[in-house]
RNA sequence: CCUGAGGCGAAGGCAUUCGCUGGCGGAAUUCGUUCUGCUAGAGGAAAGUCCGGACACCAUAGGGCAGCAUUCCCUACGAAAGUGGGGGCUCUCUUUCGGGAGAGACGGCUAGUGUCACAGAAAACAAACCGCCCUGAGCUUGUCGAAGGGUAAGGGUGAAAAGGUGAGGUAAGAGCUCACCGCGCGUCUGGGUAACCAGCGUGGCAGGAUAAACCCAUUGCGGUGCAAGGCUAAAUAGGGGAUCCGGCGGCCCGUCGUAUGAUCCCGGGUAAGUCGCACCUCGCUCAUGCGAGGAUCUCGUUCCGGCGAGAUAGAUAAAUGAAUGCCCUCGACAUAAUCCGGCUUACACCGCCUCAGGCUGA
RNA sequence: GGUGCGGUAGCCAAGUGGUAAGGCCCGGGACUGCAAAUCCUGUACUCGGCGGUUCGAUUCCGCCCCGCACCUCCA
Numbered sequence: 001c002c003u004g005a006g007g008c009g010a011a012g013g014c015a016u017u018c019g020c021u022g023g024c025g026g027a028a029u030u031c032g033u034u035c036u037g038c039u040a041g042a043g044g045a046a047a048g049u050c051c052g053g054a055c056a057c058c059a060u061a062g063g064g065c066a067g068c069a070u071u072c073c074c075u076a077c078g079a080a081a082g083u084g085g086g087g088g089c090u091c092u093c094u095u096u097c098g099g100g101a102g103a104g105a106c107g108g109c110u111a112g113u114g115u116c117a118c119a120g121a122a123a124a125c126a127a128a129c130c131g132c133c134c135u136g137a138g139c140u141u142g143u144c145g146a147a148g149g150g151u152a153a154g155g156g157u158g159a160a161a162a163g164g165u166g167a168g169g170u171a172a173g174a175g176c177u178c179a180c181c182g183c184g185c186g187u188c189u190g191g192g193u194a195a196c197c198a199g200c201g202u203g204g205c206a207g208g209a210u211a212a213a214c215c216c217a218u219u220g221c222g223g224u225g226c227a228a229g230g231c232u233a234a235a236u237a238g239g240g241g242a243u244c245c246g247g248c249g250g251c252c253c254g255u256c257g258u259a260u261g262a263u264c265c266c267g268g269g270u271a272a273g274u275c276g277c278a279c280c281u282c283g284c285u286c287a288u289g290c291g292a293g294g295a296u297c298u299c300g301u302u303c304c305g306g307c308g309a310g311a312u313a314g315a316u317a318a319a320u321g322a323a324u325g326c327c328c329u330c331g332a333c334a335u336a337a338u339c340c341g342g343c344u345u346a347c348a349c350c351g352c353c354u355c356a357g358g359c360u361g362a
Numbered sequence: 363g364g365u366g367c368g369g370u371a372g373c374c375a376a377g378u379g380g381u382a383a384g385g386c387c388c389g390g391g392a393c394u395g396c397a398a399a400u401c402c403u404g405u406a407c408u409c410g411g412c413g414g415u416u417c418g419a420u421u422c423c424g425c426c427c428c429g430c431a432c433c434u435c436c437a
Stems, first nucleotide, its partner, number of pairs: 001358009012327007020041009043333001047344002050342005055225004062253004067221003071217001072087006088106001089104006107216002112214002114210003129155002131151005138144001139142001163181006182205001183203004188199004229275004239266006245257003268436002280310006289301005328331001363433007372386003380417001388404005410426005
């Protein structure tokens, strides 16, 4: 210098004209609305709806089962979800062998159950296909060999073959024995808050993989979502049928309502408005009022005022756009719909930081 | 706006850890003078896409894409 990955910032700017939605004010009005002035007017993801909450209704949000979610340790923030920092363990890459870098849905297969296709002799109470070794009928007397037995060291199969290496041992072999490594166990010792690590002792080794298999443990969760739900208006057939239960959701208990009832279906009417739905919050300060006291002052506090900081879309067929001119790095992904906190995904150009690779120069 | 379900050959679809049944259509052959019907035979490089778990994924898990259904007032 170039390329790539990750993170952060920013998300074209200005001017004029026309247009759209809300608020405040003014004018007109047939009270439906229209005109006009000022002012405010999408995002970092407004998206996916994947988590968590606020809020609303159901019963006050109950008990149990089922179901769903959570998952190494410590710590910070947070309402939770989650995020940040540090540490441990495992795996991968790299190394100058000291270490360094990256990744991890990372509780438990030593509670129980299931599964492990094909291949292979044997796939979890292991297993003799080839091979090796012993005995050896037999006759063709050999580098032969029926049959029986031993053997998991070697070959072969497989994703995986029941600890590894070496020595001893043996007919050949084998944790059969021993050393080292690995592994399990311990009222053990030391370090650490802990996960865990190191050591010591002990056991010939039991216990293959799989829990994003059922399951067990752990911690948590009542359900439905603003089309929740409240109010008003308009209109009609408070009609017909089925069931006996419904609130309550998958089930049981319990509780509440109930036959002038409840649920579901058919039929009928309406197809409107409004609230929920967004101009407040915090800090400082002066005076007044009130209260208290150690009383011509001090302290506490409410409202109004002043100053400062942050914030201020609210549509309902759904508003941010269009035109012209100038400038620059020539403009991507994308448009709120109850709100808030996260996660994930999409994203042109530019700036900054970190990392990786390549090229060039000293 | 919210909630639930689905995506397997051209079409309809089964399969829910061991490399994908069946039917229609289509291609080839037999039969026929020629066809239809009938019989035989063939057709899935990616099971919507990407990544993960596993020896192994249509199946289990996560993210994304596409499609469908239901939920709004009154008595």

This is a predicted complex of two RNAs, RNase P RNA and transfer RNA, with 437 nucleotides together.
Its mean pLDDT, the model's own confidence on a scale to 100, is 76.
It holds a member of the Rfam family "Bacterial RNase P class A". The family's RNA type in Rfam is ribozyme.